[in-house]
Model confidence (mean pLDDT): 83 of 100.
This is a predicted structure of a 1443-nucleotide RNA (small-subunit ribosomal RNA) from an uncultured bacterium.
The RNAcentral record of the sequence draws on Greengenes.
It matches the Rfam family "Bacterial small subunit ribosomal RNA". Gene Ontology terms of the family: structural constituent of ribosome and ribosome.
RNA sequence: AGUUUGAUCCUGGCUCAGGAUAAACGCUGGCGGCGUGCCUUAGGCAUGCAAGUCGAACGAGGGAGGCCGCAAGGCCGAACUAGUGGCAGAUGGGUGAGUAAUGCGUAGGAAUCUACCCUAAAGUGAGGAAUAGCUGGCCGAAAGGCCAAUUAAUACCGCAUGUGACCGCAAGGUUAAAGAGCUUAACUGCUCGCUUUAGGAUGAGCCUGCGUCCUAUCAGCUAGUUGGUAAGGUAAUGGCUUACCAAGGCUAUGACGGGUAGCUGGUCUGAGAGGAUGAUCAGCCACAAUGUUACUGAGAUACGGAACAUACACCUACGGGUGGCAGCAACCGGGAAUCUUGCGCAAUGGACGAAAGUCUGACGCAGCGACGCCGCGUGGAGGAUGAAGGCCUUAGGGUCGUAAACUCCUUUUGUAAGGGAAAACUUUGAUGGUACCUUACGAAUAAGCACCUGCAAACUACGUGCCAGCAGCCGCGGUAAUACGUAGGGUGCAAGCGUUAUCCGGAUUUAUUGGGCGUAAAGCGUCCGCAGGCUGUUUUUCAAGUCUAGGUUCAAAGCCCGGGGCUCAACUCCGGAAGGGGUCUAGAUACUGUAAGACUAGAGACAGAAAGAGGGAAGCGGAAUUGUUAGUGGAGCAGUGAAAUGCGUUGAUAUUAACAAGAACACCAAAGGCGAAGGCAGCUUCCUGGGUCUGUUCUGACGCUCAUGGACGAAAGCUAGGGGAGCGAAGCAGAUUAGAGACCUGCGUAGUCCUAGCCGUAAACGUUGGACACUAGAUAGUGGGGGUAACUUCACUGUCGCAAGCUAACGCGUUAAGUGUCCCGCCUGGGGAGUACGGUCGCAAGACUAAAACUCAAAGGAAUUGACGGGGGACCGCACAAGCGGUGGAGCAUGUGGUUUAAUUCGAUACGAAGCGAAGAACCUCACCUGGGUUUGACAUGUAACUGGAAAUCCAACGAAAGUUGGACCCCUUCGAGGCUGUUACACAGGUGCUGCAUGGCUGUCGUCAGCUCGUGCCGUGAGGUGUUGGAUUAAGUUCCAUAACGAGCGCAACCCCUAUCCAAAGUUAAAGAUGUCUUUGGAGACUGCUUCAUUUAAAGAAGAGGAAGGAGGGGAUGACGUCAAGUCAGCACGGCCCUUAUACCCAGGGCUACACACAUCCUACAAUGGCGAAAAACAACGGGAAGCAACCGGGUAACCGGUAGCAAAUCCCUGAAAUUUCGCCCCAGUUCAGAUUGAGGGCUGCAAUUCGCCCUCAUGAAGUCGGAAUCGCUAGUAAUCGCAGGUCAGCAUGACUGCGGUGAAUACGUUCUCGGUCCUUGUACACACCGCCCGUCAAGCCAACAAAGUUGGGGGCACCCGAAGAUGUUGAUCCAACCCGCAAGGGAGGUAGACAUUGAAGGUGAACUCAGCGAUGGGGACUAAGUCGUAACAAGGUAACC
Repeated sequence: AGUUUGAUCCUGGCUCAGGAUAAACGCUGGCGGCGUGCCUUAGGCAUGCAAGUCGAACGAGGGAGGCCGCAAGGCCGAACUAGUGGCAGAUGGGUGAGUAAUGCGUAGGAAUCUACCCUAAAGUGAGGAAUAGCUGGCCGAAAGGCCAAUUAAUACCGCAUGUGACCGCAAGGUUAAAGAGCUUAACUGCUCGCUUUAGGAUGAGCCUGCGUCCUAUCAGCUAGUUGGUAAGGUAAUGGCUUACCAAGGCUAUGACGGGUAGCUGGUCUGAGAGGAUGAUCAGCCACAAUGUUACUGAGAUACGGAACAUACACCUACGGGUGGCAGCAACCGGGAAUCUUGCGCAAUGGACGAAAGUCUGACGCAGCGACGCCGCGUGGAGGAUGAAGGCCUUAGGGUCGUAAACUCCUUUUGUAAGGGAAAACUUUGAUGGUACCUUACGAAUAAGCACCUGCAAACUACGUGCCAGCAGCCGCGGUAAUACGUAGGGUGCAAGCGUUAUCCGGAUUUAUUGGGCGUAAAGCGUCCGCAGGCUGUUUUUCAAGUCUAGGUUCAAAGCCCGGGGCUCAACUCCGGAAGGGGUCUAGAUACUGUAAGACUAGAGACAGAAAGAGGGAAGCGGAAUUGUUAGUGGAGCAGUGAAAUGCGUUGAUAUUAACAAGAACACCAAAGGCGAAGGCAGCUUCCUGGGUCUGUUCUGACGCUCAUGGACGAAAGCUAGGGGAGCGAAGCAGAUUAGAGACCUGCGUAGUCCUAGCCGUAAACGUUGGACACUAGAUAGUGGGGGUAACUUCACUGUCGCAAGCUAACGCGUUAAGUGUCCCGCCUGGGGAGUACGGUCGCAAGACUAAAACUCAAAGGAAUUGACGGGGGACCGCACAAGCGGUGGAGCAUGUGGUUUAAUUCGAUACGAAGCGAAGAACCUCACCUGGGUUUGACAUGUAACUGGAAAUCCAACGAAAGUUGGACCCCUUCGAGGCUGUUACACAGGUGCUGCAUGGCUGUCGUCAGCUCGUGCCGUGAGGUGUUGGAUUAAGUUCCAUAACGAGCGCAACCCCUAUCCAAAGUUAAAGAUGUCUUUGGAGACUGCUUCAUUUAAAGAAGAGGAAGGAGGGGAUGACGUCAAGUCAGCACGGCCCUUAUACCCAGGGCUACACACAUCCUACAAUGGCGAAAAACAACGGGAAGCAACCGGGUAACCGGUAGCAAAUCCCUGAAAUUUCGCCCCAGUUCAGAUUGAGGGCUGCAAUUCGCCCUCAUGAAGUCGGAAUCGCUAGUAAUCGCAGGUCAGCAUGACUGCGGUGAAUACGUUCUCGGUCCUUGUACACACCGCCCGUCAAGCCAACAAAGUUGGGGGCACCCGAAGAUGUUGAUCCAACCCGCAAGGGAGGUAGACAUUGAAGGUGAACUCAGCGAUGGGGACUAAGUCGUAACAAGGUAACC
């Protein structure tokens, strides 16, 4: 920074940007320098090499070469060599298995050793006995071994000496040695050795303090265990070992157990504190196939030594042997993954040697790998016809782009040639003819990767169409994807770039620095209280903490600073600084602490007093309920929304009296009291706890909090025994219901009550731990003290509050959630889960403690605006009610659905589609179907070429027509051409084809409802609020008053039109004149203006007067912000897509008119308020008229026809209005009602009337007798009813639409209910907004964990058996050269094979423990667009919800 929301603030998790790596993978890859390279199987290893050296310790072998010699032969003798001997092999090199302390780090200590080296002192005399080698023999496949003889030493053993050392009080005793080389005339000198002692240096061993991971679902561990004495053992202390004695030792500051792990300097990260890590380099430790063991040695329990056991591998003649790469290379295996079987000892270092030197896979170099860091390059300058080409485009252009081409230049790198180092010293160079220098050549050899929705720098086109795919998080993709794939362009980094993995950071998200706990996760249900932590005033003391100064240490390397060297850098060298820790010394004494003393303000005691449902026990009481008995009485009672089950004539309910039983205690009673909490209520008595006030008498810090622990702890539940009136889980019935395992009703068992025990939990809540101190007030109650009272003072309990302050907000606010101190408990995303497993407790139910896998990107708190509520309040509307007339039933008409059809073109489809688009489908319209034709096209513009006059036009043929074919035939001219026209080719035309969910415009609807907003100010962290709310009022957010608001805008109203009254002017029309009730134009008039009433002196209202009209006079036009992805691409326009001999165009015919049916809207009726007849009578208005309206006359029963005057209209015509009135007939019937349907004959329009028009006449005369549930319109000139006109139009509408006038009602108590709407308020888990959200079972798929008969494996202990090598002890009849005795034989001393005992690795057996794997099946859990059943929760969620 992104992500929870419509938006907001907060809490809180998830994710990203940074840095890093011993990395790996993908794409790509020019050079150099410096580093670095098996993190996995401490798996197995072929082959070669990695530890030897010394002949100046020794004998022997050897015999290059040399000397002498005639020769034979003799003498000397280098290299080299196995063995004896010395030193080294315990270093160097590798690895990290084990180890949580026998380790490491740091600082110390005392009871030790130390080869080689240094310093010092003393010595180095004289003897002896063996043995390997070699030779001979023997065994064996080999490895190897045995016997005999013989030999040397710096090998081995005595003796002498004893500076010194050791033992001892002393006397005294004990204890060494080796020579070699060179040299000298020499027993001389020198060098290297050897022995003893002392000291040093170096190295090593031991001990101690402190520090050093997770786990308590590991709480007790320990018999050599802890200590002592004695002895043994060791270089040395020590239970290190043994015997004896004692019973100790460790542990909540975490013993013991389990898991994991080499530790450190450092490394990475971080502002730091920290966190993570422990490759390379350096220090320490541990290990060397696994386990055990000792020997040698100065040093080992020994990587390239030994013994034994085991596993594995190899050789074998089967008897027996051999081996150990976690050295350097290499190989196999494992794995995502990690190199050459290289060169050299030239340098540095090491072993041996007197030295030369030998050895050295340590090391120095090279090789391989972009694995990392650093540096360099892939060219530079100019160059606009802004080339070609690509991509985009509004078609103009833009962009890649000075980029390229092209011109000039340079040469790092590269290639070739020449020269040629330092590292090294008197000698010696693997690297290496390398670095570097010079010359030549030639832009020549050298750019990729990722990304481009936001975070996060960078956008367009095409393809795709919830597909394919992307994705770190939010999320993209369902036909216009900047999110997929490709391309162009762009951005970033660059020989690399991305991805993955891991660590730190961001994360103040474990909070010491630096968080929290009323409601977000989080205060234990309450109290007591040990350990622990903290602790009042004052004096002295000490100096532990603390502070100051100084010393010492914290290896080197690294980090940091300053220099130097590689051309720079990385890298490296030198110097410095730093290192918060440990320790020592000296000093200071405020604070904490130690010790001693004093004090009274904290705490407690004492005396007095009052209050109280505080607790326990016993007794007593009345009302009510139910039951029993008896009386009266006689039909119901009870119950509900309504009922029924139930009780009752065997007498209920009701009523009277008596009795019985159990439980609970009306009024008082209260925001009241008491208690730690749970909780406590009739009255009396007894026992008993705590608090308060007053007095200020006493003690003298005795205090606060409290892990573990203890006690108490509602209801329900459990055990045993009682009790049982009422109520009442379960259960049984009755209702309700789609169902009703519920809500309602009738019964009713446990239980509720008592006694004794258990359980130990609750939304055990003030969702607020305890203690102390401080910080405005107002008001009320309870209990004390003072006061006559007002009032005041303590303690407790409440309410209010923008005091301040705190808080995310809500809110808290002296009873803090404020300001501070002390102590305890608890939290760290949601779910899984308060679950599993384990443990403890419990009779059980269960409680306490308490995870993980997996899964999601949220879950959550508070507040805001809406919407909604079977929430509340106020109000309006033909919304209901009151009325009038209808629809729904019939017939017909029209529209729609459905069906049918070649087609029945398309759209509209809750209100707000359905007599709608359509103000008029026979053709046309026309979009549909069938058939016939045309293809630059029926229509527009343009280009090119060609041919012309075949074109148009006329004539003819075919044809249903369209059209096709044939024939005749141009105009103009400035003589270039032009006009018209044809053919061909191309741009294009054309589309009622798709998308109204890409759009414009227009329209419907809420709704002519009264609302919707803004500026400034103010309030709020903010979304937002205020204004716009409140009190009145209105048709109205209309107006007034109040008011942190003041103003304004769009709406309302008004302005506009028509109309009702009047006035004025003018006036065609009518024969003339006049008039105006006519026409036109312009004005007047109405404003709550006036009176009265009540109201807030307001706004407004009620009544009245006057007036033609009265409170908006009536009607119209006028439709705010917005809502419905509402309707329309078929009215028009328009983006995109699609068709182009067809989805375009022309024509004929058909269809849109179909018809079992359903719906919607009308008409006409069902009749007497009527029908019919009357050539009987009367009265309109709006309108229309030239392809027209047509008087009038004539003909026809009529529709209409034939003539024709007048009129482009106040002049003429349409034009007779009808209902009405008058007279007459009908007489309640399917009729003299009603008129459908059908037959016959006519008329009109039109090219045409069959599908499919209208009209007339005659005849025919269906259904229908007022319409179920339901539903529509209307409040006055309205409904109802009556006709008239117009548009469309050839014709077709008295029924649809738009208008016009005639006649002309009824009713409104009122706002409970229905519907819709407005305002305020409330709740909300809704915001796609209740047509919302959402829970659980079941069914399906998939995943992880749990339980489970069992089963498989690992681990460490215990007990027993067996017991190798080795060690220790005993024995030792076997064997033995050195010393002693002895002439000798022999003996002694001292050893020794073997045997025995103890111990002892591995192995075996057994019973347990523990950790994992698998496991039929079982129960739950998580997840999965559209499954089933219900509707539990969210609103009073329809029974308030929850624990």